[in-house]
RNA sequence: GCGGGAUUAGUUUAAUGGCAGAACUUCUGCUUCCCAAGCAGGUGGCGCGAGUUCGAUUCUCGCAUCCCGCACCA
Numbered sequence: 001g002c003g004g005g006a007u008u009a010g011u012u013u014a015a016u017g018g019c020a021g022a023a024c025u026u027c028u029g030c031u032u033c034c035c036a037a038g039c040a041g042g043u044g045g046c047g048c049g050a051g052u053u054c055g056a057u058u059c060u061c062g063c064a065u066c067c068c069g070c071a072c073c074a
Base pairs, nucleotide, nucleotide: 001070002069003068004067005066006065007064010024011023012022013021018054026042027041028040029039030038047063048062049061050060051059
């Protein structure tokens, strides 16, 4: 340099052109003599910019970061 893939909550991940879901974590409460476990509830997220659209996390383009392969150089 070329090609491909990924980017969603603190972590791992799902889904979809029309309110973004789960598990773990965290916080509160219940339970317990205490801890742990368990139960109930709360908080918290679509990488950035532009475009298309009535509406974009989703489609298109660009950028950034990460991963894989190829090429080149040493």